[in-house]
Context: one part of a larger RNA
Order: sequence, then C1' cells, then structure tokens
RNA sequence: UGACGGGGGCCCGCACAAGCGGUGGAGUAUGUGGUUUAAUUCGACGCAACGCGAAGAACCUUACCAAGGCUUGACAUCCCGUGACAGCCAUGGAAACAUGGUCUUGCAAGUUUACUUGCACACGGAGACAGGUGGUGCAUGGUUGUCGUCAGCUCGUGUCGUGAGAUGUUGGGUUAAGUCCCGCAACGAGCGCAACCCUUGUCCUUAGUUGCCAUCAUUAAGUUGGGCACUCUAAGGAGACUGCCGGUGUCAAACCGGAGGAAGGUGGGGAUGACGUCAAGUCCUCAUGGCCCUUAUGUCCAGGGCUACACACGUGCUACAAUGGCCGGUACAAAGGGUUGCAAAGCCGCGAGGUGGAGCCAAUCCCAAAAAGCCGGUCUCAGUUCGGAUUGGAGUCUGCAACUCGACUCCAUGAAGUUGGAAUCGCUAGUAAUCGCGGAUCAGCAUGCCGCGGUGAAUACGUUCCCGGGCCUUGUACA
Repeated sequence: UGACGGGGGCCCGCACAAGCGGUGGAGUAUGUGGUUUAAUUCGACGCAACGCGAAGAACCUUACCAAGGCUUGACAUCCCGUGACAGCCAUGGAAACAUGGUCUUGCAAGUUUACUUGCACACGGAGACAGGUGGUGCAUGGUUGUCGUCAGCUCGUGUCGUGAGAUGUUGGGUUAAGUCCCGCAACGAGCGCAACCCUUGUCCUUAGUUGCCAUCAUUAAGUUGGGCACUCUAAGGAGACUGCCGGUGUCAAACCGGAGGAAGGUGGGGAUGACGUCAAGUCCUCAUGGCCCUUAUGUCCAGGGCUACACACGUGCUACAAUGGCCGGUACAAAGGGUUGCAAAGCCGCGAGGUGGAGCCAAUCCCAAAAAGCCGGUCUCAGUUCGGAUUGGAGUCUGCAACUCGACUCCAUGAAGUUGGAAUCGCUAGUAAUCGCGGAUCAGCAUGCCGCGGUGAAUACGUUCCCGGGCCUUGUACA
C1' cells in the first nucleotide's frame, strides 16, 4: 500500500421488510448429471454451466459408431502428358464407385490441306504440398461473461517522507454520481459520471398518397367525386433549464413546497460498461505459435447414433377449476413478414386440409381470426361438462424418404392431479399478474428465444437483521 475481520461509523441496491405471483408436490416439454450403448460427437460446472454454444439433429447438418471405398486426395498453387468437358446406356453395388459401350472435339491468336502457341476445363502421372471440428484457451489474437452502469481508476508539476509511499482523491455539507459547493500544501489534467445519439410523451411548420373524412353530394362499404381541417405518416423545429415564487440552508451547493405546463427536478425506456479481477469462457465461428496424424486423427458414401432410461437436478408449459368449463352472438390492437413468396372470394371436407387462383415487389393486396372483454344460455362442487397425459383406430401436410425419429386433424380412451414439506425465485407502475399477435431459424417441426400490443393491481412503517457493493477509520503472525 492492499486484502481480510462472526471490528467500528456513514451510505446504497427488490438486499431485507411490506405486498402480489411463482418454483419445490402432479403430468409433460427441454437441458444436465448418472447409467446404458458399437456410438449415445464435443464444449459449458457456484453466483457468472444446466430451453447454454444450437435463430430449429428424419437424410444433410455431423464433428460420433460399425461397414464399404479413395490416397497429390473433397479443396488451392506449380510441372509433364493426353484430351474439350459434360451427358447417356448396360452390368455389379446400399450408395460412393468400378468395368464396358455410346456420343462429342471448346475459345482466342498465328497461320490457312493441317499444324503451333496461349486460355479455360477434364483425365492420367511425379512430387513439392494439400487436409485435420486432432491436443494445448495454462503459449496467443480477437471476442464474450462477471463484479457493475458500481463510482470509481489514475497522471503532470509541487510539497511531505531515508524509503515503500503519502498528499491531491481526506474533512463539512450535498447528489443517482470523485455530482456540485465550501474548506484545505496543494494546483491542474485524463479515463469514467452527466450531456451529445435512438425511442416514447405535447405542440408547431412543411407535405397529402397507398393514409384520413369535419362540411357537400354518392354508396352495401371512405365505395366514388371532392377536400387535406382532423387522425396518421416522416422531415424540420419548439419545449424542461431548479428558469420563476416561498421556505430551509454557511450570503453556497442543494433540499422541501408551490405556480405555470403535455411533461418537473435524470420525465419513461434503450444504446453506451473506466483502471482492473476471476491463468473465468471460447484453438468446435474466425485467426494463430509450437506439438501430433499423413494409404490416416485426411476424404467419399449408405445405414445407425446425437431422440437410449432404474434414477437425480435445473428451466419452462398445462392443470388441479365456478373470478371457472362449454355453447351461441358481438367489439377493440400494435409490431412484423411476403415473388423459390404471401395468397383473398368461391367450392369440397366434421377437421387438419384440398381445389381455386383475384390481388400484391405492398401505408394499396395477402398472412389476419386478435384473445382475454361484453351480451345471452348451460353446468352446481363431483376426480366432475375440471384436467388433459397415455393408448387404439382413421387421416392431412412437408419432404427422395416420417420404422428407429416430424407436426397437425378427427373418433374413441380418459392417467396423475383437490394448491404442493424443508427450502427457494421474480417484481416498485403501465411494473407484477393475465390475454392473445408477430418474427428469426426453417422444406417440415417452438411449451424455447426475440419483439408487439390489450386488460391492469397490491405494497414500501422502516434499515435491527440476511446478501452484495461504496467511502472513512481500526486490528492483523496474510500478500
């Protein structure tokens, strides 16, 4: 100087408390451990591994296994030789491929019967080499997590100290903040904080189609004429600064209350992550050192596996019902996606879906039905008209192909489950809870992930305690 303390002081955080809803019990989805297996590829392991890499394992992916092949190789450059290559057929084979046959003779220049050269491609050959998701993340770059969006981390000069170092950065106030003020052997400065950026909340201007409809006509319908006032869209501006008033305060910084205002003291949300810590994660994104393999640890192929199952754990989904289930009617979104695509009306099917193909490269058309809600009816507390697992049968769709191993539909079946022990998690407002919608990946496959809106709470006395963190101080046989 740090680190640590079941030392002290001050302060903060959904840290506790006050509340609301969960997990832990059931079924199931998914990940992991374990076990099994020819293989169940690999990585990730307290917080910060475990719906994680994986924004999607039937083949492919794929790295694993057993089998069948190849050896200058699936891929790149160089040399020599031959020839366009490709394609098609037959046989063998699971395919890769092997053998045989057939077909064919590229482009440009020189030159002009024909040949030479170059380029591109293919085949054969020799070797330099290729190749490796092989090992090392404790050799590395890059990148990421975490403490933590915590308020800290440092430097120059000066001063003090023999020195390591200290001071500044401590102190008194204040703040979300090393934020600001005052004081002070310090005076300044840098990286962080804040602001500048995006979005949302109010208004104005400009613009008015594909958007909108107040007035005038018109229609089944903003449908059409008309209009751009309103909504909206999208570009530019305005607006919030403790600016104003009162009080408190050290005549300060600031705090409390008020006015005006759409918004008030950082308005809400996001992006943004200082010096560093964990030899944290990643050699399987990529790059890369040295090591290892080189007829194999490379490469091609069909099949299997990654989907196993006595069990254990994590994260979700669906429930256990009447604030509910079922049936009928009826209303209101936002944000997205669409040409290898989204697909309307109509018709067929109980349905998944089929047929059909209008329209749309989309503020125009389509996906598209929003759901909870509201109105009416029914069920009357039961393992039920709750719950839907499981199983049987029949189908649909995607795709060479749904046996291992897809999703969905219909009929039948109707399991556990009556609110969950110890323990434990999230959340402070348009939040929790609840309801549906969209997107990426994707042929197909979503209870996961990332977004969007609808309805919309309760509680916070307080900081004694638990956890984490910041500053000062104290002890130390620790570094």